[in-house]
Predicted 3D model of a 135-nucleotide RNA (c-di-GMP-I riboswitch aptamer) from Neomoorella sulfitireducens. It matches the Rfam family "c-di-GMP-I riboswitch aptamer". From the family's description: GEMM was predicted in a large-scale screen for bacterial structured RNA regulatory elements. Lineage of the source: Bacteria > Bacillati > Clostridia > Neomoorellaceae > Neomoorella. The sequence was found by an Rfam model in a public genome assembly.
């Protein structure tokens, strides 16, 4: 060092179940007791699988009026001023008021589908590192 995991030793790990906490989710952390199984059920998402779809695109369906003009003038400019003011000029995103439109495109919302940068190593592959017994 390298194969195997039939015998023993002494141990380790713990799936689901309750309860909390993260996290959109899939899932993960932590407590209690049980304990589904594990020779790598130690560690590493690197490939494939898988789970999830927050963001992103995509259809569907519903909303929602934005386009013009008007109106009002904050800031900020000018002129008078008795210094309190007063008056002109000017630009508005909403509100409100009148056209237009009620498709199309937008923008907003439910529903669908796709999609990983999320996630799993107790799904398989590979990489590291390990206790015990044999050979």
């Nucleotide at each position: 060092g390298g194969g195997c995991g039939u015998c023993a030793a002494g141990g380790g790990c713990a799936a689901g179940c309750u309860c909390c906490c993260c996290g959109a989710a899939a899932g993960g952390g932590g407590a209690u007791g049980c304990g589904c199984g594990c020779a790598a059920a130690g560690c590493c998402a690197u490939g494939g699988g898988u789970c999830u779809a927050a963001g992103g695109c995509c259809c569907c369906u519903g909303u929602u009026u934005g386009a013009c003009g008007g109106u009002u003038a904050a800031a900020g400019g000018g002129u008078u001023u008795a210094c309190g003011a007063a008056u002109c000029c000017a630009u508005a995103u909403c509100c409100c008021c009148g056209u237009g439109a009620c498709a199309c495109c937008g923008g907003c919302a439910a529903g669908g589908g796709c999609u990983a940068u999320g996630a799993u190593c107790g799904c398989c592959a590979g990489g590291c590192c390990g206790c015990c017994g044999u050979c």